A computed fold for a 72-nucleotide RNA from an Acidobacteriota bacterium, annotated as transfer RNA.
RNA sequence: UGCGGAAUAGCUCAGUUGGCAGAGCGGCGGUCUCAUAAGCCGUAGGCGCGAGUUCGAUCCUCGCUUCCGCGA
Repeated sequence: UGCGGAAUAGCUCAGUUGGCAGAGCGGCGGUCUCAUAAGCCGUAGGCGCGAGUUCGAUCCUCGCUUCCGCGA
């Protein structure tokens, strides 16, 4: 410097041919227990940043940032 990939919850990751954002684990509360754990129920919390297209963007387009890989 060029090409490709990734960025979504505290962590690991899904997801959407554009129309409400999810799971597992973890956190908190409850239930159960003499008590703890496990189980069960509930609950909080998130689309990297900016712009564009659109009635509507996590998703499409452009730019930027960070990380990973390949080539020179």
The RNAcentral record of the sequence draws on ENA. NCBI's taxonomy places the organism under Bacteria, Pseudomonadati, Acidobacteriota. It matches the Rfam family "tRNA". Model confidence (mean pLDDT): 82 of 100.